This is a predicted complex of two RNAs, RNase P RNA and transfer RNA, with 426 nucleotides together. Rfam match: Bacterial RNase P class A.

RNA sequence: UGAGUAAGCCAGACGAUCGCGGGCGCAGCGCCGAAAGGCCGCGCGUGAGGAAAGUCCGGGCUCCAUAGGACAAGGGUGCCGGGUAACUCCCGGUGAAGGCGACUUUAAGGAAAGUGCAACAGAGAGAUACCGCCUUUUGUCUUCGGACAGAGGGUAAGGCUGAAAAGGCGGGGUAAGAGCCCACCAGCGGUUUGGUGACAUUCCGGCUAUGUAAACCCCACCCGGAGCAACGCCGUGGAGAGACAAUACUGUGGUCCGCAGGUCUCGGGGAGGCGGCUGGAACCGUUCAGAAAUGUUCGGUCUGGAUAGAUGAUCGUCGAAUACAGAACCCGGCUUACAGACUUACUCAGAGA
RNA sequence: GCGCCUUUAGCUCAGAUGGUAGAGCAACUGACUCUUAAUCAGUGGGCCCCGGGUUCGAGUCCCUGAAGGCGCA
Numbered sequence: 001u002g003a004g005u006a007a008g009c010c011a012g013a014c015g016a017u018c019g020c021g022g023g024c025g026c027a028g029c030g031c032c033g034a035a036a037g038g039c040c041g042c043g044c045g046u047g048a049g050g051a052a053a054g055u056c057c058g059g060g061c062u063c064c065a066u067a068g069g070a071c072a073a074g075g076g077u078g079c080c081g082g083g084u085a086a087c088u089c090c091c092g093g094u095g096a097a098g099g100c101g102a103c104u105u106u107a108a109g110g111a112a113a114g115u116g117c118a119a120c121a122g123a124g125a126g127a128u129a130c131c132g133c134c135u136u137u138u139g140u141c142u143u144c145g146g147a148c149a150g151a152g153g154g155u156a157a158g159g160c161u162g163a164a165a166a167g168g169c170g171g172g173g174u175a176a177g178a179g180c181c182c183a184c185c186a187g188c189g190g191u192u193u194g195g196u197g198a199c200a201u202u203c204c205g206g207c208u209a210u211g212u213a214a215a216c217c218c219c220a221c222c223c224g225g226a227g228c229a230a231c232g233c234c235g236u237g238g239a240g241a242g243a244c245a246a247u248a249c250u251g252u253g254g255u256c257c258g259c260a261g262g263u264c265u266c267g268g269g270g271a272g273g274c275g276g277c278u279g280g281a282a283c284c285g286u287u288c289a290g291a292a293a294u295g296u297u298c299g300g301u302c303u304g305g306a307u308a309g310a311u312g313a314u315c316g317u318c319g320a321a322u323a324c325a326g327a328a329c330c331c332g333g334c335u336u337a338c339a340g341a342c343u344u345a346c347u348c349a350g351a352g353a
Numbered sequence: 354g355c356g357c358c359u360u361u362a363g364c365u366c367a368g369a370u371g372g373u374a375g376a377g378c379a380a381c382u383g384a385c386u387c388u389u390a391a392u393c394a395g396u397g398g399g400c401c402c403c404g405g406g407u408u409c410g411a412g413u414c415c416c417u418g419a420a421g422g423c424g425c426a
Base pairs, nucleotide, nucleotide: 001349002348003347004346005345006344007343008342010340012318013317014316015315016314017313018312020047021046023044024043025042026041028040030039031038032037049324053335054334056333057332058331059330060329061227062226063225064224074223075222076221077220078219079093080092081091082090083089094108095106096105097104098103109218110217114216115215116212117211118210130159131158132155133154134153135152136151137150138149139148140147141146167185168184170182171181172180186208188205189204190203193200194199231275232274233273234272240266241265242264243263244262249261250260251259252258282301283300284299285298288295289294354425355424356423357422358421359420360419363378364377365376366375372409380396381395382394383393384392402418404416405415406414
């Protein structure tokens, strides 16, 4: 210098003017509404995200069910250890795969409990003799070495097909062959040592067991259901129920006449209003424990809460202001989208000293 | 906001247990007809919504997204 790997951070800033939502304070005690409740003025202070998104997981909270527990059904998870309120998440490790490397990925229990499937091709797909090789025998031919044809047997070394053919490779052995025997490697069972463990490692043994469980299944562990449009409170009128009863009561109206109307109470659900609603597994700094995730000690901060839905617009300066996108009960994760700018550590290649 | 469903040919839909994807209508060509329709014969058309994974092999099994739609006051 180029190419790359991993982790992290920001998501325009400052000033001015105008505007919107919530909070607090002050003031009128006014206005709207049947009520619940809401509205108006001034001042102060405050007001979106790393994903607020997808709704893919887990929890809080609320209601329903449930004496408590277990089994079954259904669903989920699946190497080991740790973390967490919990998780399919996170951290560390083991094995496997990929990369020259930094490093990355990993749904990774069981195929020796059982069942299913393995199309096409091929003789043969979980079992096989088609070709070939070897041998026995019969027949024919013969240049007497043998050749050809039929029948029986042996053989998985060689050929062919396929994703996959009863371990791989080399040597011995044999009529030809074969874990038939041997060395090394892979796998299985036992064993030594190390490790909490997954596992690694040493030695021994028999001699080999196809793949697929993100097919059914087996084993171990976990899970009651629904969701803030949950749920709680207030609640006019109407349906309905009850009470009262005409020289009464209500409305219109200055009053009388007149005109109109029975009046009051209760009232499931619905309209409407309020709560739930934001102080929380919170954020910032710090102490200690730990390899880390994380836990813990102390101090500080208050930081959206709407209900047709606020968080904006214009101007000026900075080299540029340009991405994805906007809360709707709240948290922890995962996944997806994303312009530009920056930081740290490391790897490989080339060049120079 | 919450809960759920679907995506296969131009349109509407099949495709149980993974093995190389079909039907009806439409389109095109030919026949019949004076011509058209109907009818008859035939033909083409699919990266099975996208991207990964499992598997020898995925429309189908698993995971992440996208688009469209439905219900709940």